[in-house]
């Protein structure tokens, strides 16, 4: 230095759920809360994937299609703390 990841040390994040709030929704933000996480840090005009469908198009209707809306705690990419085996 690279790989790797302890019942190590020091710190960190926070699922479900509830309340408030923004949003058409998905979802976001704040508080409470911990299921978990060695990248659960950052990147959504990103490389794949997933969710939603306001508007638009089609339709007699029911409904269908569609991202310009989202998700990084799905994979991926980038950077990084510690140091037992």
């Nucleotide at each position: 230095c690279a790989c790797c990841g302890a019942u190590a040390a020091a710190g960190g994040c926070a699922a479900a759920u509830u309340c408030a709030u923004c949003g058409a929704a998905a979802g976001g933000u704040g508080a409470a809360g911990a299921c978990g996480c060695a990248a659960a840090a950052c990147u959504a005009u990103a490389g794949g994937g997933a969710c939603u469908a306001a508007g638009a198009u089609c339709g007699a209707a029911a409904g269908a299609u569609u991202a310009u809306g989202u998700c990084u705690g799905c994979c991926a990419g980038u950077u990084a703390c510690c140091g037992a085996a």